[in-house]
Context: one part of a larger RNA
RNA sequence: CCCUGGUUAAGGAACUAGGCAACUUGACUCCGUAACUUAGGGAUAAGGAGUGCCCCUGCUAGUGCGUGAACUAGCUUUGCAAGCUGGUGGGGGCCGCAGAGAAAUGGGUCAAGCGACUGUUUACUAAAAACACAGGUCUGUGCAAACUCGAAAGAGGACGUAUACAGACUGACGCCUGCCCGAUGCCGGAAGGUUAAGGGAAAGGGUCAUCCUUCGGGAGAAGCUCUGAACCGAAGCCCCGGUGAAUGGCGGCCGUAACUAUGACGGUCCUAAGGUAGCGAAGUUCCUUGUCGGGUAAGUUCCGACCCGCACGAAUGGCGUAACGACUUGACCGGUGUCUCAACCAGGGACUCG
Numbered sequence: 001c002c003c004u005g006g007u008u009a010a011g012g013a014a015c016u017a018g019g020c021a022a023c024u025u026g027a028c029u030c031c032g033u034a035a036c037u038u039a040g041g042g043a044u045a046a047g048g049a050g051u052g053c054c055c056c057u058g059c060u061a062g063u064g065c066g067u068g069a070a071c072u073a074g075c076u077u078u079g080c081a082a083g084c085u086g087g088u089g090g091g092g093g094c095c096g097c098a099g100a101g102a103a104a105u106g107g108g109u110c111a112a113g114c115g116a117c118u119g120u121u122u123a124c125u126a127a128a129a130a131c132a133c134a135g136g137u138c139u140g141u142g143c144a145a146a147c148u149c150g151a152a153a154g155a156g157g158a159c160g161u162a163u164a165c166a167g168a169c170u171g172a173c174g175c176c177u178g179c180c181c182g183a184u185g186c187c188g189g190a191a192g193g194u195u196a197a198g199g200g201a202a203a204g205g206g207u208c209a210u211c212c213u214u215c216g217g218g219a220g221a222a223g224c225u226c227u228g229a230a231c232c233g234a235a236g237c238c239c240c241g242g243u244g245a246a247u248g249g250c251g252g253c254c255g256u257a258a259c260u261a262u263g264a265c266g267g268u269c270c271u272a273a274g275g276u277a278g279c280g281a282a283g284u285u286c287c288u289u290g291u292c293g294g295g296u297a298a299g300u301u302c303c304g305a306c307c308c309g310c311a312c313g314a315a316u317g318g319c320g321u322a323a324c325g326a327c328u329u330g331a332c333c334g335g336u337g338u339c340u341c342a343a344c345c346a347g348g349g350a351c352u353c354g
Base pairs, nucleotide, nucleotide: 001349002348003347004346005345006344007343008342010340011339014338027051028050029049030048031047036041038172052094053093054092055091056090057089058088059087060086061085062084063083066080067079068078069077070076071074095099107333108332109331110330111329112328113327114325115324119131120130135170136169137168138167139166140165141164147156148155149154173320174319175318176317178250179249180248183247184246185243186242187241188240189239192238193237194236198232199231203227204226205225206224207223210219211218212217251269252268253267254266255265278312279309290306291305292304293303294302
């Protein structure tokens, strides 16, 4: 010097990114216990008091030595009750620094964010606000179900049957969930347009019997063969509607009130429609340590407000919410070697020898 423990004057978070670590608290009995609340909780809330041993005495429960009474005379019924044992009071006394005498055995409070909750997760850096969840909604599926696995047979779904099963989103509960169907998707429609294979063959080419010939060549039936227009021809797409707890989206400029400021109001352009309720410098706010208030002697964090929301917003849910949380943030009480600032002690290492 390192590790693991122990103690510490005065101060008591001044340490630090942060009370990390350590300390405090701790059992049982009694007293007492707030806001809030889904009336269950919150709650061991908080905050207090007591606790050993000996003697005397009361109450009470069990057992019941012994003893009394009754008549139905019994393995009867019904009283009193010693001793012992358990519980619980009252009074008196004794000892120590200390009586839950050791061990084991919650520190507490206030406020905010997120997630309702118990659960689950990155085996070996993340336990969370992530996942799940009960509840909500939409969509599909009528049973040889949809859907999934499998070339198939077959199996799961299910020996279930729409109060069922599958898929998607949301995520207890409370109050709610606005506008847009132009785009994309899905559902419905079938008049018209477009349209494949296939059908259909008009027409054209090759070959060739034969014929013509200026002997160079030319024409060319049937058959075979290559190509092939019109026309007929489904779904789909175009088209016409519907649909948002489907994918998604939810404006700009100018003017205006008898101080000023602001703009209920007006004009205009664009759009499918221009963000409703609620919330808001937010886990979202760039400017920003916004401004005001609170807390501190002093507060880029925190809480309450304001609202010019760079760039919240309603099941990619909005806003609240008791209870819960090894979650995150701020404050306070208690107690502390975290610190001012270090000291000493014990054990094990380090070091020397072997």
This is a predicted structure of a 354-nucleotide part of an RNA (large-subunit ribosomal RNA, domain IV) from a Planctomycetota bacterium. Its Rfam family is "Bacterial large subunit ribosomal RNA". Clan: LSU clan. Its mean pLDDT, the model's own confidence on a scale to 100, is 88. Taxonomically the source falls in Planctomycetota (Bacteria, Pseudomonadati). The RNAcentral record of the full RNA draws on ENA.